RNA sequence: CGUACAUAAUGGCAAAUCCAUUCGAAAGAAGGAGACGCAAAGCCACGGGUCUAAAGCGAUUACGGAUCGCUAUGACAGCCGGGCUGCACGU
Numbered sequence: 001c002g003u004a005c006a007u008a009a010u011g012g013c014a015a016a017u018c019c020a021u022u023c024g025a026a027a028g029a030a031g032g033a034g035a036c037g038c039a040a041a042g043c044c045a046c047g048g049g050u051c052u053a054a055a056g057c058g059a060u061u062a063c064g065g066a067u068c069g070c071u072a073u074g075a076c077a078g079c080c081g082g083g084c085u086g087c088a089c090g091u
Stems, first nucleotide, its partner, number of pairs: 004091002012038002017033003021030003036078001042084003046081003049076003056070006
């Protein structure tokens, strides 16, 4: 110096929940508080999976519209795999 391993230290991130905040049809995201946990819980939608259904399609109908179903071009990286990058006592 490089790689692997698990794990000390310095630190890092931030689940649920809450907020008369913002965006969005929603899922969800951002901001603040908060701390369940995480050795990549850093970044990336490539594969699988999960969530939502505005628009679209079909059906029902009391024909005002409402209800049900299908569906991603939307979302989830703290679901799994994959890619890139990274700290460091020790072996």